[in-house]
């Protein structure tokens, strides 16, 4: 010493950086809703705009005369009033904050000064004079006012006398004063001195922004002299000198009264300057003086200007920023009140008068403080409301009710203090007291998604709306609106505006700069800042002590007064500042003297692409010539343009010319950086090591400044081989102003001169010191050893890598620090706008440098994490490809879908994962669709009431449903009370819905995928998300197993367990067999496990081969589908929330439709034929089905089928004495056919109530099609392919479909480069809705702010010239006035000067046709530049080009992926 809190928001998630926002406090506030009382404060922040009306400064008869009135009276006196002369006051008090950045203010000190009234002291107060206002009488004037004559007084005016310690003067000497009044005690007057209080002037220090204001200044700076002033002074003038201020910010611009203090803050600070108090400035605007002690004067004067008013047009009057009040502006700020009773002021001897100062009241919830709107009891937990799972919950002890109280309120009565002072109280019949009455007169506002305390229902449906930030709202909104309930505060509550805080978000306390914003490209260096060791001195900084000051109020502490509090009073403290005196001397500074460790010099060596100039060399390209030689060359993914028969390319020789220097060569060396490379010479800079000597802090850093500074670019003159912006051509492409190719100009090179920028990077400023190591390398020195070296050890100076402590948001850095410290410089403060505009400077230009704002957004960003993705990488798998076989795509038909059509063609499914799918059977029914006719408690369920048994059967109308009307029939059980079931009628609760939402759902299913993955517990690592485990080395079909390993275990998946088939055994055998065994059937067992052998692997796991075995490494096939993905599919299978319909979206019926046909798609069937068709003969299955059924034998029909009916509820009978392909024969002979069967005609059969729309049969007809483009599908063995058979649904059937069954029965796999899909690891990422991602620019449209702009308008200020009022000062006065006066008034002139006018320039705003870019805006156009190697790696500088992102050249960076090599490091 009592004092310090955070939260939301960037991401899929994380940490950090960083802005935005919120919670707190405050206000001269305003607005919205609401409003009971009292106390105390406060109240035009805007127009220093304009002001009607009233008041705000008078007073004195004890200075003076006069007039009037009254009283008493004989004049005269007394009292009062009035104007005037005279005195004092009016310079205070009151208002405002325009101006002012200044000695204006605050604080400190000073003095060249003045001071009415007041106090003290000393002295004096004598004797005179002439006027004048008032007044009277006239005159002029509209008015204001003026003027003539005459009278009069004074404390008014004048001279005379007197004069000290007054003034002038060196002195002598000279000069200057007064006033009385009234009455016996005072008030005055004059001079001098002193004081108090007040004022003037000077001065150190302190307190705003801007450098896109850098130079300013001519009375300016100083001096001398004079003038002026109360006083110093360039204050003024003359002369002389040329100074003065400025980066510690002059000058300019903007803003602003200042302080005590107020608000906030833990504080340091930040913001402000209402009320109260001190100072300053101002008084309609500008200037000026007069009077006076004091003014250059708010309610005085003169002048100019603007405005207002009066006017008789001649001329006059005015100044609320005093109190009230009015208009106006504005979001907004009061009564034209009372009183001098108190406090104070002016005048007066006093009484007293005046006082919008002041004291009070009024208005306003404007603020602070206090009080109240009742208290206790009261559960049927009333009613209402709200919610509800219908039980209840909540509103809620809340109400009602009972008892009580009266603060407040109303009535009545009494009634102050405030007066220190005899009197006197505006406030005020107020505060307060007593008494009566009656719960009576008194509660709202905001909020309830998170931050942030407080939740439900209804309405709405990206609408209406909300929102401080994040964000809510698209049919189940705790976020909108209403309601119920709740929370917070309360006569207020919210909102808006502004300030501080939080914000360590300007960081002194207390931040940063490798990658987030931020190190100047590099060095030199003046000023400045900082600075080694020792001693002495000084005492400026520093640290004490004393003392003065720091107004009061305010703040704090302690008391006291209003009932308390707010408020007020008293005392103390504080006031961190500053002046003076005095002390200390460690540290810093000054001065002096020394030192050598910093720094430098000399000496001896050393390395080097350090620099500049001159010379010189070989290889290669190109060109030229010659020779020789022939048809191509060149170029590319592939081509073409191009060169070549006029002889190219290739080859040889010779020559020319320019540029660059292979190997050596390295992360090596040098340099400040940029940068530097063949070789030689000359000149020259810097560095390192070692030894001794010398100088003696000479050092470090460095704003402004200076020098150097890649590439590109510019100028002039050269040069020009190759390369090569621009340009041209050829390609590519949808286009291709590109990437690729062929050419090619500037340029690249040299000299001189500019430019001054780069990813000028280690994205890391310089210096010094300290803080483990290891290793490599360059240059030196020493040691050991050696003949000499090498190696090795030590040590300096560089250059790399790895690493401890430490640091870091992490990545990483780590003696070459991003560690620990000190010093100095530069830079940063959200993103975009923008490194842009304007202005300045530089440049020939290009441009560079310095460098904003409006406006928009809530983010932008860094590092790391998990995924996903990549036209990144590695490994692995799959009928994924390849190798094969057969298809689809072409034809006809079938079925499904789209589309079209329609009264309706019901609905769903749309890449894979829709389309022979739901539907495993649409003629009616189904049925949901359409048309028409009907029904309305309904076809169906439950309940109530009534009637009737139920039921059966007629007639009429009708398409039927249905309607109308008859007949028959009276049942069953019973405890006799009635009951069960059925039918009809009536009313309402309700039924009903294939109506909507699969994006509200359950359940089920598809798909990735039968892919091998997905996770957890504990431990460990990381700030954290998260990681590890699960990675790695092998292996497997497999996260299968083994080994290793900060992991150890476990779960869901894999595998196995289950079913079928294959082998064997046992048991049983009817309906199987002619019969035995077998086969077969039923039931139960066995069998296969890498078990055995060998090889491979370090070993293990495992793999390969072998044996045996019916079967061998998962035996084969099924069933089985992890965590999850696709808001996948289904509300029309079913269930279900919500919504919707209720004489209809429900129900019944008939008919129609779902089958409609220019076209397209999907899946199939049949084919195109001879490996075939047709005809005849002939052989061999299995799964299954059967009673409203399967049906034999027989018989009729060409046939479909008919008649008939044995047998069989099935190993028995039937389907079925036929499987088909096959096999054996015959025929057809390559053709639109004896292929193919569509289509069409005719005639039939069967099912069914019914054939328009079914299937089948017979006869006739005989279309397309001759193997199918691009493309695409299935399949790895009893598989594909070919062949038939059965079943479900089903009256029948559009079945060529589907599900099963058997028969015949292949080919191929070298393999993983490629396509597709998947898994693991790794890498990049600007993606996370996750590449169907993200995202850039032009153009078009709308809106917003802004730059330029021919100009235009306005403001503020300075400069020059002209004119010049009033006025001071000076000069003058011949005509006037006063004359008491050496004088004054009046007149004239000079200097200065306000306002005004003119001119040129600069500056700040507003505006401006047109124009430039910028920003913003759910679904516009063109492309696809960037993010992955983003499909040409990207980027920074520069130059050229192009619709646009961009492209290209040159040199630069890695903030580039991938691959390889070299080197180094780590580990073994």
């Nucleotide at each position: 010493a009592u004092g310090a809190a955070g939260a939301g928001u960037u991401u899929g998630a994380u940490c950090c950086u960083g802005g935005c926002u919120c919670a707190g406090g405050g206000u001269u506030a305003a607005c919205g809703c609401u409003g009971g009382c009292g106390g105390u404060a406060u109240g035009u922040u805007u127009a220093a705009u304009a002001c009607a009306u009233g008041c705000a400064a008078g007073u004195u008869g004890a200075a003076c005369g006069c007039u009037c009135a009254a009283a008493u009276u004989a004049u005269a006196u007394u009292u009062g009033a009035g104007a005037g002369u005279a005195g004092c006051g009016a310079a205070c008090g009151g208002g405002u904050g325009a101006g002012u950045a200044a000695c204006a203010c605050g604080u400190u000190g000073g003095u060249a000064c003045c001071u009415g009234c007041c106090u003290c002291g000393a002295a004096c107060u004598c004797a005179g004079g002439g006027a004048u206002a008032a007044c009277a009488c006239g005159c002029c004037u509209a008015a204001c006012g003026g003027u003539g004559u005459g009278c009069u007084a004074a404390u008014a005016c004048c001279g005379g006398a007197u004069a000290g310690u007054c003034c002038c003067g060196a002195a002598a000497g000279g000069g200057u004063a007064a006033a009385g009044a009234u009455u016996u005690a005072u008030c005055g007057g004059u001079u001098c001195g002193a004081g108090a209080g007040g004022g003037g002037c000077c001065u150190g220090c302190g307190g705003c922004c801007u450098a896109u204001c850098a130079g300013c200044u001519a009375g300016u700076u100083g001096g001398u002299a004079a003038g002026g002033u109360a006083a110093c002074g360039g204050c003024u003038u003359a002369c002389c000198a040329a100074g003065g201020c400025u980066a510690u910010g002059a000058c300019g611009g903007g803003u602003a009264g200042u302080u005590g203090g107020u608000c906030u803050g833990a504080g340091a600070g930040g913001a402000c300057g209402a009320u109260c108090a001190g100072c300053c400035a101002c008084a309609a605007u500008g200037g000026g003086a007069c009077u006076g002690a004091g003014a250059c004067a708010c309610g005085g004067c003169c002048c100019a200007u603007a405005c207002u008013c009066c006017u008789a047009c001649g001329g006059g009057a005015g100044g609320c920023a005093g109190c009230a009040g009015u208009a106006g502006g504005g979001a907004a700020u009061c009564u034209u009140c009372c009183a001098c009773a108190a406090u104070g002021g002016g005048c007066g001897c006093a009484a007293g008068c005046c006082u919008g100062a002041u004291g009070g009241a009024g208005c306003a919830a404007u603020a602070c403080c206090g009080c109240g709107u009742g208290a206790a009891c009261g559960a049927u937990g009333a009613a209402u409301g709200u919610c509800g799972a219908a039980a209840g919950a909540u509103u809620g002890u809340a109400a009602a009710g009972u008892u009580c109280u009266u603060u407040u309120c109303u009535g009545a009565g009494g009634g102050a203090a405030g007066a220190a002072u005899u009197a006197u109280g505006a406030c005020g019949g107020u505060a307060c007291c007593u008494u009566a009455g009656g719960a009576a007169u008194a509660a709202g506002c905001a909020c309830c998604g998170g931050c942030u305390a407080a939740c439900u229902c209804c309405g709405u449906g990206c609408c209406a709306g909300c929102a401080g930030c994040c964000g809510c709202g698209g049919u189940a909104a705790u976020a909108c609106g209403g309601a119920g309930g709740g929370u917070g505060c309360a006569a207020g509550c919210g909102u808006u505006a502004c300030c501080c805080g939080g914000a360590a978000u300007u960081a002194u306390u207390g931040g940063g700069c490798g990658u987030a914003a931020a190190g100047c490209g590099u060095c030199c260096g003046c000023a400045g800042g900082u600075g080694g060791u020792u001693u002495g001195u000084u005492a400026a900084g520093u640290c004490g002590a004393a003392u003065g000051u720091g107004a009061a109020a305010g703040g704090c502490u302690u008391g006291g007064g209003c009932c308390c509090a707010a408020c007020c009073c008293a005392a103390g403290u504080a006031a961190c500042g500053u002046g003076u005196u005095u002390g200390a001397u460690a540290c810093u500074g000054g001065c002096a003297a020394a030192c050598u460790a910093g720094a430098g010099u000399a000496u001896u060596u050393c390395a080097g692409a350090g620099g500049u100039g001159c010379g010189u060399g070989g290889a290669a390209u190109u060109c030229u010539g010659u020779g020789a030689g022939u048809a191509g060359g060149g170029g590319u993914u592939a081509a073409a343009u191009c060169c070549g028969u006029a002889g190219a390319u290739a080859c040889a020789c010779a020559g020319a010319g320019g540029a660059a220097c292979a190997c050596c060569a390295a992360a090596a060396g040098c340099g400040a950086a940029a940068g530097c490379a063949g070789c030689g010479c000359a000149c020259u800079g810097g560095g390192a090591a070692a030894u001794u000597a010398c100088u003696g802090a000479c050092a470090c850093u460095c704003a402004u400044g200076g020098a150097c500074g890649a590439a590109a670019g510019c100028g002039u003159a050269g040069g020009g081989a190759g390369c090569g912006a621009a340009c041209a051509g050829g390609a590519u492409u949808a286009g291709a102003u590109a990437c690729c190719c062929u050419g090619g100009u500037a340029g690249u090179c040299u000299a001189c001169g500019c430019c001054g920028u780069a990813a000028a990077c280690g994205u890391u400023g310089g210096a010094u010191a300290c803080u483990a190591g290891g290793u490599a390398u360059u240059g030196g020195a020493g040691g050991u050893c050696u003949c000499a070296a090498c190696c090795c050890c030590u040590u300096c100076a560089g250059u790399g890598c790895c690493g401890a402590c430490g640091c870091u948001a992490a990545c990483g850095c780590a003696u070459u620090a991003a560690g620990u410290a000190u010093c100095c410089c530069g830079c940063c403060u959200g993103a975009g706008u923008a490194g842009u505009a304007c202005g300045g400077u530089c440049g020939c230009a290009a441009g560079a440098u310095u460098a904003a704002a409006a406006c928009u957004c809530a983010a932008a960003g860094g590092a790391a994490u998990a995924g996903a993705c990549g036209g990144g990488g590695a490994c692995c798998c799959a009928c994924a490809c390849a190798a094969g076989c057969g298809g689809u795509g072409g034809a006809g038909c079938a079925u499904c879908u789209u589309g079209c059509u329609u009264a309706a063609u019901u609905c769903g499914a749309c890449u894979a994962u829709a389309a022979g799918c739901g539907g495993g059977g649409a003629a009616c029914c189904u049925c949901a669709c359409c048309u028409a006719g009907g029904u309305u408690u309904g076809a169906c369920a439950u309940c109530u009431a009534g009637a009737g048994a139920a039921u059966c059967u007629g007639u009429c109308g009708g398409a039927a449903a249905c309607g109308a009307u008859g007949g028959a029939g009276u049942g069953c059980c019973u405890u006799c009370g009635g009951g069960a079931g059925c039918u009809c009628u009536a009313a309402g609760a309700c039924a009903g819905g294939u109506g909507c939402u699969g994006c509200a759902u359950g359940g089920u299913c598809g798909u990735c995928g039968u892919c091998a993955g997905c996770u957890c517990g504990u431990g460990c690592c990381u700030u954290g998300a998260g990681g590890u485990g699960u990675u790695c080395g092998g292996u497997u079909a497999a996260g299968u197993c083994c080994g290793u390993a900060a992991a150890c275990g476990a779960g869901c998946g894999c595998a196995a367990c289950c079913c079928a088939u294959g082998u064997c055994c046992u048991a049983u055998g009817u309906u199987g067999u002619a019969a035995u065994u077998u086969u077969c059937a039923u039931a139960g067992g066995a069998g296969a496990c890498u078990g055995c052998c060998g090889a491979u692997u370090c070993a293990a796991a495992a793999u390969c081969g072998g044996a045996g075995g019916a079967a061998g490494g998962u035996a084969u096939g099924g069933a089985u589908g992890a965590c999850g993905u696709c808001a996948g599919a289904u509300c029309a299978g079913c269930a279900u929330g919500g919504c919707c319909c209720u004489u209809a979206u429900a129900c019944c019926u008939a008919g129609g439709g779902c089958u409609g046909c220019a076209a397209a798609g999907a899946u199939g069937c049949u084919a195109c034929a001879a490996u075939g068709g047709u005809u005849g003969g002939u052989a061999c299955a299995a799964c299954g089905g059967g009673a409203g059924g399967c049906a034999a034998u027989g018989u009729c029909g060409u046939a479909a089928g008919g008649c008939g009916g044995a047998g069989c509820a099935a190993a028995u009978c039937c389907u079925u004495a036929u499987a088909a392909a096959g096999c054996c024969a015959a025929u057809c002979u390559u053709a639109g056919u004896u292929c193919g069967a569509a289509u069409u005609g005719a005639g039939g059969u069967c099912u069914g109530c019914a054939a328009u729309c079914g299937a089948c049969c017979u006869c006739a007809u005989g279309a397309a099609g001759u193997u199918g483009g691009a493309a695409u599908c299935g399949c790895u063995a009893g598989u594909a392919a070919c062949c038939g058979c059965a079943g479900a649904u089903c009256a029948g059937c559009c079945a060529c479909g589907c599900u099963g069954c058997g028969g015949u029965g292949a080919a191929u796999a070298u393999g993983u480069u490629c396509c597709u899909g998947g898994g693991u690891c790794u890498u990049g990422u600007a993606c996370u809705c996750a590449c169907c991602g993200c995202c850039c620019g032009u153009c078009a449209c709308a809106c917003u702010a802004u730059g330029g702009g021919a100009g235009a308008u306005g403001g503020a200020g300075g400069c020059g010239c002209c004119c010049g009022a009033a006025g001071u000062a000076c000069c003058u006065u011949u005509a006037g006035c006063u004359u008491a006066u050496a004088a004054g008034c009046g007149g004239g002139g000079u200097c200065c000067u306000a306002a005004g006018g003119c001119g040129a320039a600069a500056u700040c705003a507003u505006u401006g046709a047109c124009u430039g870019g910028a920003g913003u805006g759910a679904a516009g156009u063109c492309g696809u530049a960037a993010c992955a190697a983003g499909g040409c790696a990207u980027g920074g500088g520069u130059a050229g080009g192009a619709g646009a992102a961009c492209c290209u050249g040159c040199g630069c960076a890695u903030g580039g992926a991938u691959a390889a090599c070299c080197u180094c490091c780590u580990u073994u």

A computed fold for a 1468-nucleotide RNA from a Candidatus Altimarinota bacterium, annotated as small-subunit ribosomal RNA.
RNAcentral holds the sequence, with entries from ENA and SILVA.
The coordinates come from a structure-prediction model, not an experiment, and the mean pLDDT is 84.